Description: A computed fold for a 73-nucleotide RNA from Candidatus Moranbacteria bacterium CG06_land_8_20_14_3_00_40_12, annotated as transfer RNA. It was read from a public genome assembly. Lineage of the source: Bacteria > Bacteria candidate phyla > Candidatus Moraniibacteriota. Its Rfam family is "tRNA". It is annotated as a transfer RNA.

RNA sequence: GGGCUGAUAGCUCAGUUGGUAGAGCAUCACAUUUGCAAUGUGGAGGUCUGGGGUUCGAGUCCCCAUCGGUCCA
Numbered sequence: 001g002g003g004c005u006g007a008u009a010g011c012u013c014a015g016u017u018g019g020u021a022g023a024g025c026a027u028c029a030c031a032u033u034u035g036c037a038a039u040g041u042g043g044a045g046g047u048c049u050g051g052g053g054u055u056c057g058a059g060u061c062c063c064c065a066u067c068g069g070u071c072c073a
Base pairs, nucleotide, nucleotide: 001072002071003070004069005068006067007066010025011024012023013022019056027043028042029041030040031039049065050064051063052062053061
C1' cells in the first nucleotide's frame, strides 16, 4: 500500500429481502430471610464509531474518515 471483516446498553452479543432497537449478565426498587446469598416481580439504562448521500422512512443500502482483527505484498 491492497483484500476481507468488525464497531449497537456498563460487559458479551442479537437485530429476518429498509418500517420506528432487544436478550443474557451487571445495576436499582420491591417480595421472600433474623441477616446475607439464591430465587421471583418490576424499573432505569443506547442519537446504533464520526460525517455525508439515497429514500416517505436507514442499525440495515452507497461514499468518505477513524479505530480493532485477519490475510497478501